[in-house]
């Protein structure tokens, strides 16, 4: 330089045009003399701009980041 992939809570992963869940964690609360442990709550997310759209995490460009091919 040129082609492809992925980017979603602290980690990890799922959703693929109409509400973003899941498990761990973390914070609280009970039950135990206490730990473990098990219940209840609660917390916190779509990399970045733009564009389509009534409506974008999702579709398109464009950038930034890591993986891959290739030269």
């Nucleotide at each position: 330089c040129g082609g492809g992939g992925u980017g979603u809570a602290g980690u990890a992963u799922a959703g693929u045009g109409g509400u973003a869940g899941u498990a761990c964690g973390a914070g609280g609360g009970c039950a135990u003399g206490g730990g473990g442990u098990g219940c209840c709550u609660u917390u916190a997310g779509c990399g970045g701009g733009a564009g389509u759209u009534c409506a974008a995490u999702u579709c398109u460009c464009c950038c930034c980041a890591c993986c891959c091919c290739g030269a």
Transfer RNA from Candidatus Liptonbacteria bacterium RIFCSPLOWO2_01_FULL_45_15, 71 nucleotides, folded computationally.
Its mean pLDDT, the model's own confidence on a scale to 100, is 83.
Rfam family: tRNA. The family's RNA type in Rfam is transfer RNA.